Bacterial large signal recognition particle RNA from Gemella sp. GH3, 265 nucleotides, folded computationally. The sequence is in RNAcentral, with records from ENA and Rfam. It is recorded under the gene name ffs. The source organism's lineage runs through Bacteria, Bacillota, Caryophanales, Gemellaceae and Gemella. The model forms 95% of the base pairs in the Rfam consensus.
RNA sequence: AAAUGCUAGGUGGGGAGUUAGCGGUGCCCUGUACUUGCAAUCCGCUUUAGCAAGGCUGAAUACCGGGAUUCGGGUAAUUAUAGUAACGUCGAGUUUAAUACGUAGUGUUGAUACUGAGGCACCUUAUGACGCAAGACUUAUGAACCAUGUCAGGUCUGGAAAGAAGCAGCAUUAAGUAGGGAUUUUGUGGGUGUAAGAAUUUGUUAAGGUUGAGCUGGCGACUAAACUAACGGUUGGUAUAAUUAUUCAACUCUCGGUUGCAUUU
Numbered sequence: 001a002a003a004u005g006c007u008a009g010g011u012g013g014g015g016a017g018u019u020a021g022c023g024g025u026g027c028c029c030u031g032u033a034c035u036u037g038c039a040a041u042c043c044g045c046u047u048u049a050g051c052a053a054g055g056c057u058g059a060a061u062a063c064c065g066g067g068a069u070u071c072g073g074g075u076a077a078u079u080a081u082a083g084u085a086a087c088g089u090c091g092a093g094u095u096u097a098a099u100a101c102g103u104a105g106u107g108u109u110g111a112u113a114c115u116g117a118g119g120c121a122c123c124u125u126a127u128g129a130c131g132c133a134a135g136a137c138u139u140a141u142g143a144a145c146c147a148u149g150u151c152a153g154g155u156c157u158g159g160a161a162a163g164a165a166g167c168a169g170c171a172u173u174a175a176g177u178a179g180g181g182a183u184u185u186u187g188u189g190g191g192u193g194u195a196a197g198a199a200u201u202u203g204u205u206a207a208g209g210u211u212g213a214g215c216u217g218g219c220g221a222c223u224a225a226a227c228u229a230a231c232g233g234u235u236g237g238u239a240u241a242a243u244u245a246u247u248c249a250a251c252u253c254u255c256g257g258u259u260g261c262a263u264u265u
Base pairs, nucleotide, nucleotide: 001265002264003263004262005261006260009057010056011055012030013029014028015027020046021045022044023043024042034054035053036052037051038050062258063257064256065255066254067253068252072248073247074246075245076244077243078242079241080240081239082238084236085235086234087233090232091231092228093227094226095225096224097223099221101220102219103218104216105215106214113210114209115208118205119204120203123197124196125195126194127193128192130189131188132187133186134185135184136183137180138179139178140177141176147172148171149170150169155164156163157162
């Protein structure tokens, strides 16, 4: 130096989560890199960190360390969007009150205030009209017998003439039922009329006298208070996206380091 065989090693990796910690099953991202059994109320192990069994490869296609690139994941902050919850003197809106700034109306043909004597309103009484109700009144109807009148037929008395009682029917009427124009009586009512009395604290009002320029508060403005979560806003948390920072990091590339044993020629 070459050949043969064996062994160590390798036979995917990573993220979050779980865990005292490390792996695995499960979820996710990469990517193609054996099989079977165990395993989320978990399974196995102990810083040398899956365990057990089998297959393939085998000392370089291996292992370790650094760098580059970078799919992807986690965390934090900021901003935006969407929807959600709360907040009523945050804006805004609604209502009430006040001011009299603007406007409008009214006012020297006299605002406002004061004043003597009046009217109305309030109370009581009397009375009238109207309305309502009831009674009287009136119309119709209305009694098998225990209302009246007239009582056919028939019955009774009588020798006869005549008389008596009296059903049905008819008429009138009582109690009752239904209706009602006018009239009358009683009660009652009020946005009714008149009069008298009482009262005049208050309210309203025409005229007279004094005074001599405001008065009203409709609309807007301003002030105060109460209320409203519809809209805008504020605050909180949720989701998505972007940016920044940080962290982990597959694949790929690159640099460096380490590398067993046996036999034969």